[in-house]
Context: one part of a larger RNA
RNA sequence: CGUUAGAGCAUUGAGAGUAGCCUUUCAUAGUACGAGAGGACCUGAAAGGACAUGCCAAUUGUGUACCAGUUCUCAUUCCAAUGGGAAACGCUGGGUAGCUACGCAUGGAUAGAUAACUGCUGAAAGCAUCUAAGUAGGAAGCUAAACUCAAGAUGAGUGCUCUCUAAGGCCGCGGCUAGACAAGCCGUUAUAUAGGUAUCAGGUGUACAGUCAGCAAUGGCUUUAGCCGAGAUAUACUAAAGGCCGUUUGA
Numbered sequence: 001c002g003u004u005a006g007a008g009c010a011u012u013g014a015g016a017g018u019a020g021c022c023u024u025u026c027a028u029a030g031u032a033c034g035a036g037a038g039g040a041c042c043u044g045a046a047a048g049g050a051c052a053u054g055c056c057a058a059u060u061g062u063g064u065a066c067c068a069g070u071u072c073u074c075a076u077u078c079c080a081a082u083g084g085g086a087a088a089c090g091c092u093g094g095g096u097a098g099c100u101a102c103g104c105a106u107g108g109a110u111a112g113a114u115a116a117c118u119g120c121u122g123a124a125a126g127c128a129u130c131u132a133a134g135u136a137g138g139a140a141g142c143u144a145a146a147c148u149c150a151a152g153a154u155g156a157g158u159g160c161u162c163u164c165u166a167a168g169g170c171c172g173c174g175g176c177u178a179g180a181c182a183a184g185c186c187g188u189u190a191u192a193u194a195g196g197u198a199u200c201a202g203g204u205g206u207a208c209a210g211u212c213a214g215c216a217a218u219g220g221c222u223u224u225a226g227c228c229g230a231g232a233u234a235u236a237c238u239a240a241a242g243g244c245c246g247u248u249u250g251a
Stems, first nucleotide, its partner, number of pairs: 001152001005163007015149004021049007033038001051107005059101001061099002066094005071086006110144003117137004164250001168245004172188005193239003196235005202228003210221004
C1' cells in the first nucleotide's frame, strides 16, 4: 500500500516446512531346518543409543563484587576498623535469581495406493502364460495421518462484537518472565509498573564494639550473629506531565 467505511478478537486451511532412525535382550524355541556343528522366518514383550523439542522441582555448572577467609602494598587516623591496587574478580571457600547439562519430561503410532518383484484364475494361441477381462500381495520411498507456519491463497476467505465527533490506535512516560535495534507484552494515579521501605524466603557463617580467659598468638560469651544482587508478599514514600491520529454512514 492492498484486501473497498473504520476497528478489536477469534478462526478455516490452499500451500509450505519439521519429523521419519538404530541396536540389544527375553519369549516363541534350542522349535523348523540340519548327520552333526550350528540355528531361524513370523509374532509378542522389555531395555538402551543417537537425534529432536521443551523445562529448571531436585542434581550439576556458572553466577565479575552477595557473604566469608587470606598475603603484599598505599591511604584515611597511631591502634583498631575500613577503603584503593595487585593483568579486565589479587588469591581461596561457598553461593540467591537467571541462564544451563552432565539433569528432567516427551517424541518417531498408524492407514491407503503403489515400484521392482511374487502370485491366483485365464484366453488370444485346444498347450503354456502374473494380463488381455478379472483378482491377491509387496518398500526406509509416495499420499494421508502427527507437529509447526499459513488468506499478499491479489482466488486477499469465514464468524462474533464494537463505532459514527467515535470505536480504536500512535507517540510520550514507568517497565518486563520480551529484546541487538525495531518488534512483542504489561502498566500509566480510577495505579502495585519500577525504585525505595518493611517482613519473609534464600546465601554466607557468628559482624563492629564490649567483656572474660591467656605473657601472647588466640579463644569463649554477648550472637545461629552481622551483612546481603536479581526471589515472594505488603506498603503510594518517589517517578508513570501529557500530546496526537482517526470522524460527516462508506463508488